[in-house]
RNA sequence: GCGGCAUGCCUAACACAUGCAAGUCGAGCGAGAAAGCCCUUCGGGGUGAGUACAGCGGCGCACGGGUGAGUAACACGUGGGUAAUCUGCCCUUGAGUUUGGGAUAACCCUGCGAGAGAAGGGCUAAUACCGGAGAGACCACAGGAACAUAAGUUCCCGAGGUUAAAGGCGGCGUAAGCUGUCGCUCAAGGAUGAGCUCGCGGUCUAUUAGCUUGUUGGUGAGGUAAAAGCUCACCAAGGCUGUGAUGGAUAUCUGGUUUGAGAGGAUGAUCAGACACACUGGAACUGAGACACGGUCCAGACUCCUACGGGAGGCAGCAGUGGGGAAUUUUGGACAAUGGGCGAAAGCCUGAUCCAGCAAUGCCGCGUGAGGGAAGACGGUUUUCGGAUUGUAAAUCUCUGUCGGCAGGGACAAAUGAUUCUAUGGUUAAUACCCAUAGGAAGUGAUGGUACCUGCAAAGGAAGGGGCGGCUAACUCUGUGCCAGCAGCCGCGGUAAUACAGAGGCCCCGAGCGUUGUUCGGAAUUAUUGGGCGUAAAGCGGGUGUAGGUGGCGAUGCAAGUCGGAUGUGAAAUCCCUGGGCUCAACCCAGGACGUGCGUUCGAUACUGCAUUGCUAGAGUGCGGUAGAGGAAAGUGGAAUUCCUAGUGUAGGGGUGAAAUCCGUAGAUAUUAGGAGGAAUACCAAAGGCGAAGGCGGCUUUCUGGCCCGCAACUGACACUCAGACCCGAAAGCGUGGGUAGCAAACAGGAUUAGAUACCCUGGUAGUCCACGCCGUAAACGAUGGAUGCUUGUCGUUGGAGGAUUGAAACCUUCAGUGACGGAGUUAACGCGUUAAGCAUCCCGCCUGGGGAGUACGGUCGCAAGAUUAAAACUCAAAGAAAUUGACGGGGACCCGCACAAGCAGUGGAGCAUGUGGUUUAAUUCGACGCAACGCGAAGAACCUCAUCCUGGUUUUGACAUCUACUGGACGACUCUUGGAAACAAGGUUUUCCCUUCGGGGACCGGUAGACAGGUGCUGCAUGGCUGUCGUCAGCUCGUGUCGUGAGAUGUUGGGUUAAGUCCCGCAACGAGCGCAACCCACGCCCCUUGUUGCCAUCAUUUAGUUGGGCACUCUAGGGGGACCGCCGGCGUCAAGCCGGAGGAAGGUGUGGAUGACGUCAAGUCCUCAUGGCCCUUAUGACCAGGGCUACACACGUGCUACAAUGGAAUAUACAAAGGGCAGCCAAACCGUAAGGUGGAGCUAAUCUCAAAAAAUAUUCCUCAGUUCGGAUUGAGGUCUGCAACUCGACCUCAUGAAGCUGGAAUUGCUAGUAAUCGCAGAUCAGCAUGCUGCGGUGAAUACGUUCUCGGGUCUUGUACACACCGCCCGUCACACCACGAAAGUCGUUUGCACCAGAAGUCGCUGUCCUAACUUCGGAGGGAGGCGCCCAAGGUGUGAGCGGUGAUUGGGGUGAAGUC
Repeated sequence: GCGGCAUGCCUAACACAUGCAAGUCGAGCGAGAAAGCCCUUCGGGGUGAGUACAGCGGCGCACGGGUGAGUAACACGUGGGUAAUCUGCCCUUGAGUUUGGGAUAACCCUGCGAGAGAAGGGCUAAUACCGGAGAGACCACAGGAACAUAAGUUCCCGAGGUUAAAGGCGGCGUAAGCUGUCGCUCAAGGAUGAGCUCGCGGUCUAUUAGCUUGUUGGUGAGGUAAAAGCUCACCAAGGCUGUGAUGGAUAUCUGGUUUGAGAGGAUGAUCAGACACACUGGAACUGAGACACGGUCCAGACUCCUACGGGAGGCAGCAGUGGGGAAUUUUGGACAAUGGGCGAAAGCCUGAUCCAGCAAUGCCGCGUGAGGGAAGACGGUUUUCGGAUUGUAAAUCUCUGUCGGCAGGGACAAAUGAUUCUAUGGUUAAUACCCAUAGGAAGUGAUGGUACCUGCAAAGGAAGGGGCGGCUAACUCUGUGCCAGCAGCCGCGGUAAUACAGAGGCCCCGAGCGUUGUUCGGAAUUAUUGGGCGUAAAGCGGGUGUAGGUGGCGAUGCAAGUCGGAUGUGAAAUCCCUGGGCUCAACCCAGGACGUGCGUUCGAUACUGCAUUGCUAGAGUGCGGUAGAGGAAAGUGGAAUUCCUAGUGUAGGGGUGAAAUCCGUAGAUAUUAGGAGGAAUACCAAAGGCGAAGGCGGCUUUCUGGCCCGCAACUGACACUCAGACCCGAAAGCGUGGGUAGCAAACAGGAUUAGAUACCCUGGUAGUCCACGCCGUAAACGAUGGAUGCUUGUCGUUGGAGGAUUGAAACCUUCAGUGACGGAGUUAACGCGUUAAGCAUCCCGCCUGGGGAGUACGGUCGCAAGAUUAAAACUCAAAGAAAUUGACGGGGACCCGCACAAGCAGUGGAGCAUGUGGUUUAAUUCGACGCAACGCGAAGAACCUCAUCCUGGUUUUGACAUCUACUGGACGACUCUUGGAAACAAGGUUUUCCCUUCGGGGACCGGUAGACAGGUGCUGCAUGGCUGUCGUCAGCUCGUGUCGUGAGAUGUUGGGUUAAGUCCCGCAACGAGCGCAACCCACGCCCCUUGUUGCCAUCAUUUAGUUGGGCACUCUAGGGGGACCGCCGGCGUCAAGCCGGAGGAAGGUGUGGAUGACGUCAAGUCCUCAUGGCCCUUAUGACCAGGGCUACACACGUGCUACAAUGGAAUAUACAAAGGGCAGCCAAACCGUAAGGUGGAGCUAAUCUCAAAAAAUAUUCCUCAGUUCGGAUUGAGGUCUGCAACUCGACCUCAUGAAGCUGGAAUUGCUAGUAAUCGCAGAUCAGCAUGCUGCGGUGAAUACGUUCUCGGGUCUUGUACACACCGCCCGUCACACCACGAAAGUCGUUUGCACCAGAAGUCGCUGUCCUAACUUCGGAGGGAGGCGCCCAAGGUGUGAGCGGUGAUUGGGGUGAAGUC
C1' cells in the first nucleotide's frame, strides 16, 4: 500500500429544519373524473377507464424498528402451578349460513371561518347497523355416576332462562336449481401467544432499628378473561423485622463477554431472550390483543403559525442538523433475496432487510521483491590511527510478477416461487372449474461490469513507530553541566552522563507503533479453595448469660441433609470437538459434546439431623475433710509521726554536693511525763496464699462466695462458647456531707543555672481517709480470649490423699495449684516448650501500608471532664518486627602508653631571629590550616633563583625536540663600531669540515613556509608515584569444616601469661597468610687475621714515636665466639611463664637504629616527576632591565640571648668524637687592636689541613647594683664575598648601652649515659645559620601507684546512629500553598404529614331535555346535560434528609539552609 469479515454517540431519555419509515383490498359497497389520442354532422361521441382522487366497509396499524430514563421489583433468571384464565389470523372435526327492516357517508345545495376545521338541508349502497325463527352452547337449580380431595372437577339426564349468521367470485343450466371455492355463524379440540401465581437466586449502607391502618386476617358485596384488600361495608388486632424490616444510595435483568489453573473478580456493546419507556404527568376509548413511538382526551414545559378570535407539533424509527464531549459514519441504492402487512391473485407497501459509502476502530490474509554479487567501493560513525562498523547492504548481473495500473472475457454462481403447457390423482352429475404431485417452457439482479479468469508493460507506485541504566531484548561519540531536561518504580543531570539533547549503530514490533484510560491477573495483598493476632496491624480490662453456633457412649425407627440410578428441563447463538464452504485464514455452515443448576421418581442408610428408648467416662448433687491478705460489717491493740500541756536544759537546730529560705533567747533542737487526733499495719513475708479481673496484709467476732482432696450414694448430656444485654472494674477526676496526723499536684520562698516556669531544700492547698452517688478509663500486660483431648523430662515450692513406718521427719505414688531449666515440635527471628507460642476440634472478639486519626461529623452515655461507635479529602514510598556487623555512650570489666601522678628543665612575660595570619602595596608569586599547617615545601630570595607577583621594553616555528619542502652558509672567533637600561637591532673583520663520478651529496649553522613546540595555566574531588596520621598500636584476614533461612558466627572467644593474636592449657574446629618476634646495621666483652699514614710494653735514640726496631697493647676493618630462662631454688595446672640467685663484659627484647599489617582521613602534593581531560597559541609561550617575595598600628607558633655570684671578666693549664677538603682545605712566618691581609710549605688525605674543642681546672678581680649582669638599638670607621651589598649580606673595631631582676590563666619535653648543660662538624653555599642533620664532653632527680585527664587495645551491654554522636531528632512561632471541619446565615434539591384545589376520564346516581330501527304503543334502549366518588398538575403551612456557598475561625498536610 491492498483486500476480506466484523464493529461504529459509552456524554445531553438535550433540542430538532427537511425527506422517507404502514398500509392494503374494486373478487364487500355506492359514486366516479381529467389530460392525451381518435372520430365528428362541431352539438358531441369513443378511448383513456369503471382507471385516478376521495368516501362507507374489512383486515392490519399491539408486529417489525429505537432507547435504557425509571425500576432492588415476581422486573429478570430458573423450576413449578393455573381444579383461578383468555387467545384474531392458522389447523382438525361437526352443524349451519333462514326471514325481514330502518338508516348513513361519499355526492348535491346553503351559509360560517385567515386557517385548521365545522354546521344545516336533501339523495343512496353494502360482507355497515337492527329485529324474528330454530340449533348448539352458556347460566342457576333437582337427580345419578366417576375422579379427586383443601376448596373441588368431569360426565349423563330433567325442566326453566339467555343467545347466531353475509355474502362475493367461478363452472353447468332457459330457469328452478346443482356444484366448486373464498368468506360468515355456532360448538368441540389443537397449535401459538398472553395474563395471574408460588419456591429459589443475584448490589452497597446500621453514622438508617424499628416499620405498617387497606395495614394482617375473616364475613358479605362489587369488580375482572381470571385467584386475590383488587375495591367497599362490618368484625377481629393483627402482619414484617438482627437470616437486617423500614429508609437512603446505586442499578434494566439474562444467555453471554473478559480475566483467571481453578474458585473467583469485573462487565452486560454488537447478536439472542425478557422487561420498561416513547416531550413531562394523568386518563380512558377502540380492539382477540394497547391503557397504544409515527392514535384520542386533559394538564404542564418548550417550539412554530395567526387576520389575536384561535390553532399545530413531538426522530429513544432511517439518514441528517445544532449542542454536549476525548470520542463514534451517508440527508446513498433496491425491494433482486429473506421476512412482514393487505389481497383469490397479479401486485402494492416495507430506512425491517439486503447492499453500497465513510473510519487502520478491531480480527485475519497479502505485498513493498528473489537469487548471485568483496575492490569488503564512496559516504557516514568511531578509533588504541593498525583498523572496526554500516555491510551483500549499495552499485552491478540474472530472474519473478502477488497487489496496484491498462486491456479483454465474465449478463458465471447467487432462483426458488409465481405464470403457462403436459401428465397423473382428488372433488363433482361433469371430461368443466378448483386442488395436489411430477416434468417442460419463457421471463425477473439493487449489489455490479463486482468476484473470478486471461493477456500486456514494468522492480517499476507501496515503511513506519517505539526503545537501547536495572526490571527488559538492544552501546558508543558529541553537546550540556542539579542548567536544559528525563522518569512506570528504583532513580539520572553539580565538566569524562550507555539514564537529558543530537548523531551513528543496535533491539522489538510492523501497516502499524507508542501513549493515556479501563478490567482481571500476578496479589495467598480479604485467604471457601488459601492468611493472620507474645514482640511486625490485630485478644474486648474482667465476668454472668440470651439468641445463635457446636456437642459424649449404645439401640430402634424415619429418610430432611448426604450418596447413587433413571427421567424432564437447562432456547438459539457463543465456548469446546469433528467434518464441510469461501485459494488459506478471519468468517460462515452442519453434526456432536458440555451446560457443575432446578423439578419428578426409584433406591442406599455409614455420617449429620429428627423421634423414641437406654448408659455413665462430660457436667452436677450428696457425704466426710483441709488451706487461704477471698468479700461485707462491727469492735479492738501496739509501734511511729505531728500537735498540746508541764518539767529538765542552753544556743543552736534543720537542711544540702555546698548553701540558703525556715525554726530558735518570747527558750527551739535534745530529753522526761501526761494528753489529743488521724492514717497506716514493721518483724512473720516467701519463685508463698486467695480472687474472674481490678485487687486483697495487725487482732477478734458475725454474715458470706469460691477452690481443692477423699468416698462413689444420686441425676443422667443437664455440656462448651457467646452477638446484643446485664454486672464488676486501679489511679486520677466530679457531686453532697464529714474528717484531716503524715504525705502532697497547684502555689510561695531559697538554691542550682546562660536561663531553670525542673531535678535539690523550706513551707503548703485541693487530694489522699469515711459515707452515699457518678465516671468506666490504664503498659487494665503473660502486651498471649475461653473450653476439651493428646504429646519425652529434670529440679524446687503450696494444699490434700494413699503406701511404708510403732510413730514424727525423710522416702515412694497420686490429684490440684505455682516457679526455674530444657527435649521433640514450632517460630521471620527472639523465643515458647504438659501453665505451649506444639498437635487437633468448637465458639467468640479483632487485623489488612505509614501519616491524616482513635480525629471530624452524626448517634448513644455523662453534672462536667470526657467516654464509646467511627470516616474522608489530602499526603508519603515507605512506616514496622527480629536479628547481624560496626560506630558511639557524661554504660560496665580488664589492660597499656612520660597519659596522669612523682621529679628535672622549659614555653607563656622581655629583646631579637624565623614562620604564619592580618593589614598594606603596582606587586608584596604559589602551596601547607586541629593533633597530623605555622625555623613547613625552602640543604640557605642582593642579580640569577622567580613563577599567571608588579612596571616597562622586545619576540612569534619560537629559549628547547623531531620531521618535511625551498634556500643560503662551515661552525665559530673578535677585549670590533653605532643606538640602547639590556634584550635586541644594524654593520664590520677573520675563517672553510668529510666524500665525490665534479653535477652534487652528507654533517653542522642560518632564513622562509608547515606539521608542531612550549605552559610552575586549571582540576590532588579524574589519576600514578611518593608522603603524613592513627601507630611500632597488636591487630587484620583466608582455606576447609561446623553452626545459622540469612546477614553472619566459629577459628580470633574462655583460664593463665607476655612488650606482643607472645606462648601454654581448654574448646567444632583444624590449618594458613599479612603483621609481632627473629634475620640486617651501630655500640658494649673476648678471640683470629691485617700492621701503614695507626700504636710504643721491652731495646736503643730524639725537643718531639723524631728515627731504628717491634706489632704485645690501643686502634684500624674483615671474620668468628658470646645470652638461651641454659643452670639452681621458689611460685604456677607436672604448662606457658614469673620471682630470686649463681656465673658472666652483658640477664630475661642487653641498648639504639632500620623495618610501618588490613585499612582510615575524597588527608597532602598536577609547583619534584609522570599523567587523563579542559584551557592559552603575535600568548597564560620566550627574552631582558628594574622592583617585589625583606613592607608593619597588630595577633599567634617555633627558637636564640638573658635577667646573673653554681655567675661575669682576665690570665694560665688540660681532655674528645664525628666529619670536610683541589675553582678546595690552607700550615709556618710576617702585617693589622680585629675582621682580615701578605705568604706559600704540605695534602686527592688513619700521612697535610680545617682545628682553637668548650664547659672543666688553677689564680686574681667584681659583691647584689639594672651592676664589670644583659646585650637590643644607634653613630662612626673598616674587612670579606660578589659584575653589583641603596632597597636587602655577613663579620670586625671604637662609641652608644634599650627591655629585662625568673614571667597570669594555661601549657611542653624527658625514665639513664636520659633530662639539663658545653662546645665541635657537615649539607646547602660566591657570600650569608639563633634553623636543620650529625658528633662527642660533663652529667642528675623521680616513678607510691592507676582514682582522675588524654590516647589506644580486648570482652560485654544499650541504641530510633551507619555521612556512623561533628549522628539522629521533637514541638511552638514566622512565611507560602493545598485539602478538610465549625460558622450568623443564604441558595438549591429530594421527601413525609396536614389542608385547599380539582382538568380529562372510568364508574355510580339523575327531575327535566333529545331520540330512525324493537314495541304488547305503556315503554325499553340510546344520547346530551347535571350531581357524586376517585384523581394529575397547581397552591398553603410545617417537618426531615442531602448538597452548594459563607465574613470569620480551628486543627491537619507539604515546603528553602528562617527563629526559639
Small-subunit ribosomal RNA from an uncultured organism, 1460 nucleotides, folded computationally.